This is a predicted structure of a 97-nucleotide RNA (Bacterial small signal recognition particle RNA) from a Planctomycetota bacterium. The RNAcentral record of the sequence draws on ENA. The coordinates come from a structure-prediction model, not an experiment, and the mean pLDDT is 77. It matches the Rfam family "Bacterial small signal recognition particle RNA". The family's RNA type in Rfam is non-coding RNA gene. Its family is annotated with SRP-dependent cotranslational protein targeting to membrane, signal sequence recognition and signal recognition particle, plasma membrane targeting in the Gene Ontology. It is recorded under the gene name ffs.
């Protein structure tokens, strides 16, 4: 110089870890300005009773929570599989000055 490789860097895909996020369940979640039931009290009524309603108690809403479940999206000092033009490293072999 000629062949045939092997890595690194790059590209792809997949699983894994991480970040943001959306969603499902599941708790939590409103002194009054939510919702249900409303002890006593409170208005009416001769009474039977009938109104509004405070605590309380049950629900839920904004909104929060976690060691759930399930996508979306980004990312990688991680792992397999694929490609790898040119770069860069490096192995065997021929040849030739």
């Nucleotide at each position: 110089g000629g062949c045939c490789g092997g890595g690194c860097c790059c590209c792809u895909g997949c699983a894994a870890g991480g970040g943001c996020u959306g969603g499902a369940g599941c708790g939590c979640g409103a002194a009054c300005c939510g919702g249900g039931u409303c002890a006593g009290g409170c208005g009416g009524g001769g009474a039977a009773c009938c109104g509004a309603g405070c605590a309380g108690c049950c629900c839920u809403a904004a909104g929060c929570g976690a060691a759930u479940c399930c996508g979306g999206u980004u990312u990688u000092g991680u792992g397999c599989a694929g490609g790898c033009a040119a770069g860069c490293c490096u192995g065997g072999u021929c040849g030739g000055a």